[in-house]
Context: one part of a larger RNA
RNA sequence: UGUCGGGUAUCUGAGAGGAAGGUCCAUUUAGUACGAAAGGAACGAUGGAUCGUGGCCACUGGUAUAUCGGUUGUCUGACAAGGCAGGCCGAGCAGCUACGCCACAAUGGAUAACGGCUGAAUGCAUCUAAGCCGGAAACCAGCCUCAAAAAGAGAUACCCAUUAGGAGCUCCUGUAGAAGACAGGGUUGAUGGGAGCGGGAUGUACACAUCAAGGUAACGAGAUGUUCAGUCCGCGCUUACCAAUCGCUCCUGGG
Numbered sequence: 001u002g003u004c005g006g007g008u009a010u011c012u013g014a015g016a017g018g019a020a021g022g023u024c025c026a027u028u029u030a031g032u033a034c035g036a037a038a039g040g041a042a043c044g045a046u047g048g049a050u051c052g053u054g055g056c057c058a059c060u061g062g063u064a065u066a067u068c069g070g071u072u073g074u075c076u077g078a079c080a081a082g083g084c085a086g087g088c089c090g091a092g093c094a095g096c097u098a099c100g101c102c103a104c105a106a107u108g109g110a111u112a113a114c115g116g117c118u119g120a121a122u123g124c125a126u127c128u129a130a131g132c133c134g135g136a137a138a139c140c141a142g143c144c145u146c147a148a149a150a151a152g153a154g155a156u157a158c159c160c161a162u163u164a165g166g167a168g169c170u171c172c173u174g175u176a177g178a179a180g181a182c183a184g185g186g187u188u189g190a191u192g193g194g195a196g197c198g199g200g201a202u203g204u205a206c207a208c209a210u211c212a213a214g215g216u217a218a219c220g221a222g223a224u225g226u227u228c229a230g231u232c233c234g235c236g237c238u239u240a241c242c243a244a245u246c247g248c249u250c251c252u253g254g255g
Base pairs, nucleotide, nucleotide: 005160006159007158008157009156010155011154015146016145017144018143021051022050023049024048025047026046027045028044034039052104053103054102055101056100060098061097062096063095067091068090069089070088071087072085073084074083075082076081093234107141108140109139114134115133116132117131164252165251166250167249168248169247171185172184173183174182191243192242193241194239195238196237197236198235199233200232201231202230207226208225209224210223211222214219
C1' cells in the first nucleotide's frame, strides 16, 4: 500500500517451523514362564542416570567498576575527610548466570516388510484377484512457536459516521530497548525523583573517656565503652514535596 467507510479489542487457523526428545541402568514382574537339570526370559508398572531442548533465579555456587570494611604508596601542611594507582585484600543485596531448579507423554489414524480371515480364477488348495483384520523409533495428527498479504485478503463484539471515537506529537518512565518499536503513566495521578518507614549489605564511624607494650620525657601501635554503631541500597510500602503543566496535529468513504 492492498483487503471497497473509519476505528478499538478479542479470535479462527489455511499454511509454515521444531527432534524435542534420544539413550542407558535398576526394582518389580520372577527365580515365574520355559527347561530333566544346569540355567533362565518377556509384556506391563515404577524409580533413577546421562546427553539434548525450552524456561526460571526461592535454594546452592559464580560474578558483581552498587556498596561497606581492612591495608600499601603518594598528594591535599597535620587530624578528620578524600583524590590517583578499577592498587591489593575480605565480604557482598539487586541484576545476570550454571555448577542450581522446573518441564519436556500417553494415545489415535493410515501404512512398510511381515502375519492372517474369507475366497475364486483352478469343485481341492491359495493372505488377493473382489472384500476384510493386524502390523514399526519412520509418515499424519496429538504438544510448542509463528501465522488474515490465506487475492477465496476471514470471524465476533463494540464505537463513530459530522460530532464523537481513535491515533500520533509532546512529557514522566521501564517488565522493553542500537534507532525506531514495545509496555506503563500523565493531576479524575503513585510514572520517575525526594522524604518517612520496612527490608537488606558491611561490621562497630568521628569525637571523648579509661587502659596500654615501650620510652627520662615528648609520645605511643593498639584495647574497651558510648556503638547491633557509622556508611550505603538498582528492593518493598506509604506520602503529591518536585517533575509528568499547558497544549498541538492527523483520520473519518461511496451510494